[in-house]
Molecule: transfer RNA
Organism: Gammaproteobacteria bacterium
RNA sequence: GCGGGUAUAGUUCAGUGGUAGAACGCUGUCCUUCCAAGUCAGAUGUCGGGGGUUCGAGUCCCCCUACCCGCU
Numbered sequence: 001g002c003g004g005g006u007a008u009a010g011u012u013c014a015g016u017g018g019u020a021g022a023a024c025g026c027u028g029u030c031c032u033u034c035c036a037a038g039u040c041a042g043a044u045g046u047c048g049g050g051g052g053u054u055c056g057a058g059u060c061c062c063c064c065u066a067c068c069c070g071c072u
Base pairs, nucleotide, nucleotide: 001071002070003069004068005067006066007065010024011023012022013021018055026042027041028040030038048064049063050062051061052060
């Protein structure tokens, strides 16, 4: 230098162009003498950044950034 992949909640990851989700974690309630486990409820996201396509983009296209793999 060229090609490919990944980037979504605190963490690990889903998400077929139509309201952003799960598990774990966190907070509170119940239970318990207390803790753990369990029950119920709740909070938490500029979907890495910018632009484009579209009535509508986490999703499609382009550029950039970071990381990983390969080629030279």